[in-house]
RNA sequence: GGGAGAUUAGUUAAGUGGUAUAACUGCGGUCUCCAAAACCGCUGUCGGGGGUUCGAUUCCCUCAUCUCCCG
Numbered sequence: 001g002g003g004a005g006a007u008u009a010g011u012u013a014a015g016u017g018g019u020a021u022a023a024c025u026g027c028g029g030u031c032u033c034c035a036a037a038a039c040c041g042c043u044g045u046c047g048g049g050g051g052u053u054c055g056a057u058u059c060c061c062u063c064a065u066c067u068c069c070c071g
Base pairs, nucleotide, nucleotide: 001070002069003068004067005066006065007064010024011023012022013021018054026042027041028040029039030038047063048062049061050060051059
């Protein structure tokens, strides 16, 4: 220099144009003499910018970061 892939909650992941999900973590409650465990509930997220569209996590462009391949 050329090419490919990844980026979603604090963490690990799902989600092929129509209300963004799960597990763990965190918080509250039940239980307990107290705590842990268990059970019930709650909070919180689409890497930045732009475009297409009635509507974008999803399609397109660009930037950033990371990984891999070729030279």
The RNA shown here (transfer RNA) has 71 nucleotides and comes from a bacterium. It was read from a public genome assembly. It matches the Rfam family "tRNA". By type it is a transfer RNA. Rfam describes the family as follows. Transfer RNA (tRNA) molecules are approximately 80 nucleotides in length. Its family is annotated with triplet codon-amino acid adaptor activity in the Gene Ontology. Its mean pLDDT, the model's own confidence on a scale to 100, is 83.